[in-house]
Molecule: c-di-AMP riboswitch aptamer (ydaO/yuaA leader)
Organism: Bacillota bacterium
RNA sequence: ACUCCAACCAUGCUGAAUCGUGGCAAUGCCGCGACCGGGGGAUCCAACCAUGGGGUGAAUUCGGUAUAUCCGAUAGGGCUUGCCCUCGGGCCCGAACCCGUCAGCUAACCUCGGAAGCAUAGUCGGAGGGGGAA
Numbered sequence: 001a002c003u004c005c006a007a008c009c010a011u012g013c014u015g016a017a018u019c020g021u022g023g024c025a026a027u028g029c030c031g032c033g034a035c036c037g038g039g040g041g042a043u044c045c046a047a048c049c050a051u052g053g054g055g056u057g058a059a060u061u062c063g064g065u066a067u068a069u070c071c072g073a074u075a076g077g078g079c080u081u082g083c084c085c086u087c088g089g090g091c092c093c094g095a096a097c098c099c100g101u102c103a104g105c106u107a108a109c110c111u112c113g114g115a116a117g118c119a120u121a122g123u124c125g126g127a128g129g130g131g132g133a134a
């Protein structure tokens, strides 16, 4: 000097998955609050066909073929870096899991979650606007 790996901090991204705080027999465990997110649950309304049905999520549907966790397309969704919006170009995802015969909407009410994963130094360009600070 180069390459690879691990941990921590910082910054950024997907996502609801963040912030603060108390106790204890204390390097872990058990709570509480704020805020964000999900489910159940009346009247009314809707529905009242099987071959069950349903939920979280953007992740649904179609075609192909050698039937493979394959290929192509697609509803839909994400990123493009000091905050937010918009335009153009570019790059991607289009999964997975759960409930267990049971659930439409739904006020009151009840209840649950706040994970996991990835990237790395001003991050493609132009224009307009907003917010904030001085």
Base pairs, nucleotide, nucleotide: 010120011119012118013117014116018034019033020032021031022030023029024028035114036113037112038111039110040109045104052102053099054098055097056096061073062072063071064070076093077092078091079090080089083130084129085128086127087125088124